Predicted 3D model of a 100-nucleotide RNA (SAM riboswitch aptamer (S box leader)) from Nesterenkonia sedimenti. The organism belongs to Nesterenkonia, within Bacteria. The coordinates come from a structure-prediction model, not an experiment, and the mean pLDDT is 82.
[in-house]
């Protein structure tokens, strides 16, 4: 990089640093920003893809197993305006596991 799989209407914001656009692309709309966005960095949330650990529960059968938790605890990661803003287009994207 390519390739399969699952997910994308739940939830979750303060501080510093910057200085104009940002909301992934094209048309179209609708928001959003000098009351300082977006992006960077800290710190906190938040969430439950993966990993490991408690706790509960299953089995012609006890295992390096399955299942589960108003995610209870650590850890990889994501995420923390609006359904991936919204229509419609495109080998469409973004995220997280897999296998080679």
């Nucleotide at each position: 990089a390519g390739u399969c799989c699952a997910u994308c209407c739940c939830g979750a914001g303060c501080g510093g640093c910057c200085g104009a656009g940002a909301g992934a692309u094209c048309u179209g709309g609708c928001u959003u920003g000098u009351u300082g966005a977006c992006g960077c960095c800290g710190c906190a949330g938040c969430a439950a893809c993966c990993c490991g650990g408690g706790g509960g529960u299953g089995c012609c059968g006890a295992g390096u197993c399955g299942u589960u938790c108003u995610g209870c605890c650590g850890g990889g990661u994501g995420c923390u305006a609006a359904c991936g803003c919204c229509a419609g287009g495109a080998c469409c994207g973004a995220u997280g596991g897999g296998a080679g």